RNA sequence: CCGACCCAUCCGGGAGAGUCCCCAUCCGCUCCGCGUGGGCGGGGCGCCGAAGGAGCAACCGCCCCGGAAUCUCUCAGGCACCAGGACCGGAUGGGUUGA
Numbered sequence: 001c002c003g004a005c006c007c008a009u010c011c012g013g014g015a016g017a018g019u020c021c022c023c024a025u026c027c028g029c030u031c032c033g034c035g036u037g038g039g040c041g042g043g044g045c046g047c048c049g050a051a052g053g054a055g056c057a058a059c060c061g062c063c064c065c066g067g068a069a070u071c072u073c074u075c076a077g078g079c080a081c082c083a084g085g086a087c088c089g090g091a092u093g094g095g096u097u098g099a
Base pairs, nucleotide, nucleotide: 002098003097004096005095006094007093008092009091010090011089012088013087018045020044021043022042023041025039026038027037028036029035046079047078048077052075053073054072055071059067060066061065
């Protein structure tokens, strides 16, 4: 100098599923109406899985035991936009290591 692995940060990409129903409240508009638009809160049913969490396990290991998923469950989270988002790519920094 180069490569590989791990962590952190930044950038880019990133799926799925009701802008469902009811109640209450605030603001604006108004034809002053159980009207209309937006915000917030509560309840109900339906649905999704790729934050997190949990379960089984192929498999792996130093094989007592331990590590284990994109599988499964939906506690949490989510179901217009926004945000989030496993995972992938790039850059920077740190650590370990190989030739």